[in-house]
RNA sequence: GCCCGGGUAGCUCAGUAGGUAGAGCGCCUGACUUAAGACCAGGAGGUCGAGAGUUCGAGUCUCUCCCCGGGCG
Numbered sequence: 001g002c003c004c005g006g007g008u009a010g011c012u013c014a015g016u017a018g019g020u021a022g023a024g025c026g027c028c029u030g031a032c033u034u035a036a037g038a039c040c041a042g043g044a045g046g047u048c049g050a051g052a053g054u055u056c057g058a059g060u061c062u063c064u065c066c067c068c069g070g071g072c073g
Stems, first nucleotide, its partner, number of pairs: 001072007010025004019056001027043004049065005
């Protein structure tokens, strides 16, 4: 330098015919408990790596760039 995969909540990851963004763990509150843990109920938390384009509408499609991993030279 070229090719491929990935970047979504604090962490690990879903989210494929483009249609108002989710799960588990963690965190907070309540209930239970002498207290804590476990279990149960509820809740907060994301400008989807950055910018631009297409579209009525983009996490999803297109382009450029950044970061991580792998391959080739």
RNAcentral holds the sequence, with entries from ENA.
A computed fold for a 73-nucleotide RNA from a Candidatus Aenigmatarchaeota archaeon, annotated as transfer RNA.
Taxonomically the source falls in Candidatus Aenigmatarchaeota (Archaea, Nanobdellati).
Its Rfam family is "tRNA". The family's RNA type in Rfam is transfer RNA. From the family's description: Transfer RNA (tRNA) molecules are approximately 80 nucleotides in length.